Molecule: transfer RNA
Organism: Dinoroseobacter shibae DFL 12 = DSM 16493
RNA sequence: GCCCGAGUGGCGGAAUUGGUAGACGCAGGGGAUUCAAAAUCCCCCGAUGGCAACAUCUUGUCGGUUCGAGUCCGACCUCGGGUA
Numbered sequence: 001g002c003c004c005g006a007g008u009g010g011c012g013g014a015a016u017u018g019g020u021a022g023a024c025g026c027a028g029g030g031g032a033u034u035c036a037a038a039a040u041c042c043c044c045c046g047a048u049g050g051c052a053a054c055a056u057c058u059u060g061u062c063g064g065u066u067c068g069a070g071u072c073c074g075a076c077c078u079c080g081g082g083u084a
Stems, first nucleotide, its partner, number of pairs: 001083007010026003019067001028044005046057004060076005
């Protein structure tokens, strides 16, 4: 250089005929229980703005296709593997 694969919340990791993004787990926060703790159980948990209701944004980056994109197409970046 060329070929193949991967990139999703703080972390792991789902979401494949394109149709609610973030299931499930870990970590974290609040509560119950306890003399106190551990264990267990319940609730919350992407970002920004907002008192709130809510609004906007968000799948490595930038474009494209589409009513609709994590998913399809193009270029690029990073990582892994293969190859002369």